[in-house]
RNA sequence: CUCCUUGUAGCUCAGUUGGAUAGAGCGCAGGUCUCCGAAGCCUGAGGCCGUGGGUUCAAUUCCCGCCAAGGAGG
Numbered sequence: 001c002u003c004c005u006u007g008u009a010g011c012u013c014a015g016u017u018g019g020a021u022a023g024a025g026c027g028c029a030g031g032u033c034u035c036c037g038a039a040g041c042c043u044g045a046g047g048c049c050g051u052g053g054g055u056u057c058a059a060u061u062c063c064c065g066c067c068a069a070g071g072a073g074g
Stems, first nucleotide, its partner, number of pairs: 001073007010026004019057001028044005050066005
């Protein structure tokens, strides 16, 4: 320098032939239980989907630039 993959909750990830209030597990908070904890069970908070544009009636999803991480080639 060129090419490829990835970027969604604190962490690990799912979610697309573009469409209704964006989800799970773990973690966290509260409750229940217990002599107190742990485990179990119930409830809850937490995200404008890396960033800036474009296309569209409508974008997490499609297109482009940039940023970041990983990989391949030279």